[in-house]
Context: one part of a larger RNA
RNA sequence: GGACGAACGCUGGCGGCGAGCCUAACACAUGCAAGUCAAGGGGUAGCAAUACCACUGGCGCACGGGUGAGUAACGCGUAGAUAAUCUGCCCUUUUCUCAGGGAUAACUGCGGGAAACUGUAGCUAAUACCUGAUGAGGCAUUAAUGUCAAAGGUUUACCGGAAAAGGAUGAGUCUGCGUCUGAUUAGCUAGUUGGUAGGGUAAUGGCCUACCAAGGCGACGAUCAGUAGCUGGUCUGAGAGGAUGAUCAGCCACACUGGAACUGAGACACGGUCCAGACUCCUACGGGAGGCAGCAGUGAGGAAUUUUGGUCAAUGGGGGAAACCCUGAACCAGCGACGCCGCGUGUAAGAUGAAGGAGCUUUGCUCUGUAAAUUACUGUCAGAUGGGAAGAAAAGCCUGCUUUGCGGGCUGGGACUGUACCAUCAGAGGAAGGACCGGCUAACUACGUGCCAGCAGCCGCGGUAAUACGUAGGGUCCAAGCGUUGUCC
Repeated sequence: GGACGAACGCUGGCGGCGAGCCUAACACAUGCAAGUCAAGGGGUAGCAAUACCACUGGCGCACGGGUGAGUAACGCGUAGAUAAUCUGCCCUUUUCUCAGGGAUAACUGCGGGAAACUGUAGCUAAUACCUGAUGAGGCAUUAAUGUCAAAGGUUUACCGGAAAAGGAUGAGUCUGCGUCUGAUUAGCUAGUUGGUAGGGUAAUGGCCUACCAAGGCGACGAUCAGUAGCUGGUCUGAGAGGAUGAUCAGCCACACUGGAACUGAGACACGGUCCAGACUCCUACGGGAGGCAGCAGUGAGGAAUUUUGGUCAAUGGGGGAAACCCUGAACCAGCGACGCCGCGUGUAAGAUGAAGGAGCUUUGCUCUGUAAAUUACUGUCAGAUGGGAAGAAAAGCCUGCUUUGCGGGCUGGGACUGUACCAUCAGAGGAAGGACCGGCUAACUACGUGCCAGCAGCCGCGGUAAUACGUAGGGUCCAAGCGUUGUCC
C1' cells in the first nucleotide's frame, strides 16, 4: 500500500447492486417449511347436480433447504477402469394386457384409557393382495427342458399395466498421481498379508466364515499425536509464491448423542421407524410426547451479525390428463453506511477587504476571506401534484390447419407496485463530518500546564518561553464518511 462476512469511537442526506451468528454441531416457546391425485370403497349435507371429511391405494416425501461436528481418507482434485454393477420418472423399439380367489381399512356395534392411543365382533371395494393360464422376450442349461408377467380407469379427448432390448440421466465400486504439522512419535500389524472353498452384495473384494501358508507396511517417514471438510475460486504479489476456502458453483459428511434395520429404483432416511442414553414437557402417577445445523423468532455465549414480513406474478420442484393444489425453494419487501459504486449538500458575480474571533512588530497591521452580507441564476436528491411501465409466457373460450401439436382472435393475468420512469410546482430552501499538523508525513501560532496532567506506530515529547500534553485560532488530508483495533499478503 492492498484486502476484510469485520468490530469499536465520532459523525451521518439519497440511490443502485451485493453481503449479513466467523462465537455455543448450545438449549429452544410459537407459527409456517411436503404434499397431491378424473383410480377404488364408505360417511355427512342436499331432490339432484355437487360440496366436504377421514380411510385404502398410487406417486412424491432420497429433490429442494441447512450446517461443517466428524474426516489426513480414494474424502476431495485430476486422469482412467467397470467383460465386476444398478438406474423410478423420460425417449425409442418389440410383444402382451387372459381366467379366477380370499381378505381388510373406512363404516357399524360393544369396550379399555386422563391422554397418547387401542381391543373385539360384523360388513365392503380396488390400479391393494394372492392363485392359475400364456411365454414374443429374459434368466439357468451343452441340449432337451425348467423358470419369470400383467390392471384396469374414464366425461371416449385419453390416461395407464406387464416382460424385454437400447438410449439418456443419476448413482455404486476400483486404480495411477496430487493433497497440513510434529521424529522431543521408530517401529506398526492376527482378519493382520496372500491363497482355496463357501456365504453375502446390484457388483469386485478378508466384506464375512472355515481351512492353509507367513506374510504385509516402514527414514521415499509406517504407526502415533495435533490440526483441518476438499475443490473451482478469493486476497495479495510484476511474477514465482504466500495466505485463505464467507457469499456463488461442484463433491463429501452430518441431522439431540450412540446403534440398527424396514420400505423403496434410490435412504440405513433433517421435519420416517425401532432400541439405548442425556435433556425438556404433559400426567388422573398407570403412562405418554419432543428434537430449528429449514424460514422467521427467543434465551445463552460474544467485540459482533437482520423481520415471528409479502407472493406463488416469474423461474424451478412435487402431485394431477387438466383446471388446479402445495412449495419459508425462489422472487420480492423490511432492518443495519457492513462493503462497492454513483449523486447531492449549490452556481456565478460580489471588497465598506463589514462585524466577530485569533495573532502581532498594537494611533494600527495581518489572518479567517469572496468567505459572509448583497445581486443574478440553477433545480439534481429529498418534498408535493399528475401520469405510469417492462418483467406475461400461460390457462380459459371461439376458430383454422399438415391434430402427441402448431397458428389466429377474444377474454384474462404482477407479490414487488401506483414501484421504476416521465411531467409539473415551489424554493438555496431539508443535507458535513472525521482524523491529523516534532521527524518519518502534507499541514503553526497563542494561551494553560510545569517530568504533573498527559501523548506515543518508531525515534521520542513534558522538570516555566512545549509547532509533540490540554484548549483556541489557523492549516493539511480524506469525505458520507473518517479514524482505531484485529487478521492476511